[in-house]
This record gives sequence, C1' cells and structure tokens, in this order.
RNA sequence: ACCUUAUCCAGAGAGGUGGAGGGAUGGGCCCGAUGAAACCCGGCAACCGCUUGAAUUCAAGUCAGGUGCCAAUUCCCACAAGAUAUUUUAUAUCUUGGAAGAUGAGGA
Repeated sequence: ACCUUAUCCAGAGAGGUGGAGGGAUGGGCCCGAUGAAACCCGGCAACCGCUUGAAUUCAAGUCAGGUGCCAAUUCCCACAAGAUAUUUUAUAUCUUGGAAGAUGAGGA
C1' cells in the first nucleotide's frame, strides 16, 4: 500500500514546553501571537480487552492493558435520485442513497 467488516449529530483542560501554522484532497467557510503544528501531563469514550450470565454471535458491567479521540455533524459541499420555491431548464433550499476520508477489529 491492498481486501473485509463495524462506527462516525454524544463526550473530553482557561495546565507545561514550543513557536506558525492548522481544519485529509479541491472549492467554500473557519480556527490561530487573547499563541497553530508537535511533545508532555490531564481528560473523554469503550473498538479490542477484562468480568458476570448456559451464551464465540447476545446482554449487563468495567477500564489495569492495546488502540482511538479531545473547535465547528467526518465543519459544509464534491456523485446520483427525489421534493419544494422561483423560473424556465438553470438557481436556491431540503431529504435519501452513494463516493471519499477517519478509527477499530480481522485478513492476505
């Protein structure tokens, strides 16, 4: 790097170091010297794990361990279908599905 599968409208510091960038990509719109990224500490959650129950698939509980996460719904849109309003074949708004992405677990 690839494949499968589950989840993605909840939650999480007014701490230390650090110094200019960050929010995947493109567009938009934002965050940032009232201090970005990164690291440390702290925290949230509960995918794996652990415990209990006859129960590998289910349910409840738990957080020592392996991850993950801690502005904005995955910040919004990106493709398709539908609805509504203008209007005339386009614009705006909304709904549903998908794509892409992120994370876990498993596989090759």
Source information: A computed fold for a 108-nucleotide RNA from a Clostridiales bacterium, annotated as SAM riboswitch aptamer (S box leader). The coordinates come from a structure-prediction model, not an experiment, and the mean pLDDT is 82. Its Rfam family is "SAM riboswitch aptamer (S box leader)". From the family's description: The SAM riboswitch is found upstream of a number of genes which code for proteins involved in methionine or cysteine biosynthesis in Gram-positive bacteria. The organism belongs to Eubacteriales, within Bacteria.